[in-house]
Context: one part of a larger RNA
RNA sequence: CUGGGCGUAAAGCGCGUGCAGGCGGUCCUUUAAGUUUCAUGUGAAAUCCCUUGGCUCAACCAAGGAACGGCAUGGAAUACUGAAGGACUGGAAUACGGGAGAAGAGGGCAGAAUUCCCAGUGUAGAGGUGAAAUUCGUAGAUAUUGGGAGGAAUACCGGCGGCGAAAGCGGCUCUCUAGACCGAUAUUGACGCUCAUACGCGAGAGCGUGGGUAGCAAACAGGAUUAGAUACCCUGGUAGUCCACGCUGUAAACGAUGGAUGUUAGAUGUUGCGGGAGUUGACCCCCGCAGUGUCAAAGCCAACGCAUUAAACAUCCCGCCUGGGAAGUACGGUCGCAAGACUAAAACUC
Numbered sequence: 001c002u003g004g005g006c007g008u009a010a011a012g013c014g015c016g017u018g019c020a021g022g023c024g025g026u027c028c029u030u031u032a033a034g035u036u037u038c039a040u041g042u043g044a045a046a047u048c049c050c051u052u053g054g055c056u057c058a059a060c061c062a063a064g065g066a067a068c069g070g071c072a073u074g075g076a077a078u079a080c081u082g083a084a085g086g087a088c089u090g091g092a093a094u095a096c097g098g099g100a101g102a103a104g105a106g107g108g109c110a111g112a113a114u115u116c117c118c119a120g121u122g123u124a125g126a127g128g129u130g131a132a133a134u135u136c137g138u139a140g141a142u143a144u145u146g147g148g149a150g151g152a153a154u155a156c157c158g159g160c161g162g163c164g165a166a167a168g169c170g171g172c173u174c175u176c177u178a179g180a181c182c183g184a185u186a187u188u189g190a191c192g193c194u195c196a197u198a199c200g201c202g203a204g205a206g207c208g209u210g211g212g213u214a215g216c217a218a219a220c221a222g223g224a225u226u227a228g229a230u231a232c233c234c235u236g237g238u239a240g241u242c243c244a245c246g247c248u249g250u251a252a253a254c255g256a257u258g259g260a261u262g263u264u265a266g267a268u269g270u271u272g273c274g275g276g277a278g279u280u281g282a283c284c285c286c287c288g289c290a291g292u293g294u295c296a297a298a299g300c301c302a303a304c305g306c307a308u309u310a311a312a313c314a315u316c317c318c319g320c321c322u323g324g325g326a327a328g329u330a331c332g333g334u335c336g337c338a339a340g341a342c343u344a345a346a347a348c349u350c
Base pairs, nucleotide, nucleotide: 003322004321005320006319007304008303012318014201015200016199017198021194022193023192025088026087027086028085029084030083031082033081034080035077036076037075038074039073040072041071042070049065050064051063052062053061054060091191092188093187094186095185096183097182098181103177104176105175106174107173108172109171110154115149116148117147118146119145120144121143125136126135162169163168206247207246208245209244210243211242215241216240220236221235222234223233258317259316260315261314262313263312266295267294268293269292270291271290272289273288274287275286276285299306300305323350324349325348332343333342334341335340
């Protein structure tokens, strides 16, 4: 390489957009590039193979034959693929009407709580723990009442509920923006699927500049515990957590399961929309589509388990794996302010 694989054994890029490339619905006509077939030419000799023969045999040698994956030219065929033309509507898209949603960006507002400040009441404790102490408090704490400041987060509703490509998204309201779903007709007429490179998004931590800082809290300090205690517990506490702009580009970025299309028993929840029956109306009941769960047949699986949301049966495209360690390391390169990221070995060893 071929092959075999990728939920848990090695293996699905964190996620998307998408150029090239690969693949691609139904029917008709033409063409004959691929494809099939026939003919001709060529495919040096030697070698290899077969049959004979020559050295006493063999190796070796000689003759004849076959073969030489192949290439070229010409003729024929037209199912499939391609190319050209025409047509179609089932794939795809657009228009129209609806309802749902923590989808995104920006602005405004609200109430509860913590902390701090001011004032009132009030007096000796408070706090904390397994027990304590550090700590706070007669300069009046804790508790309680009133007022104020400021930052961060939005209890209940809240739900194996919803939305988003993923990361992720939760008070109320306004403006702007995106997507999905359902319904009925109409329009376009294969406009599709996937996607190396590329481009964009990407939790947390971290970095740069400027702001902000209530609570929490790496580092750090102290008190305990302990043989020790650079910890677990306690009292404090700075970066950080928050905002703006920029960078970083990684996670058990997980469903450890790439995307698309079609096919293949059911049962039962739930979300959105629609239809039927019913009714004053909602619910209950029956049915359809789209999502999201649980259980389970066939089938699959090493087993666990998966099972119309497949890990079943098939097709297309991409990514990835090939014994363990050394190692996701060294070197080189690219990117980054740095931290580091991406790409990625070998010696040696079992």
Record summary: This is a predicted structure of a 350-nucleotide part of an RNA (small-subunit ribosomal RNA, central domain) from an uncultured bacterium.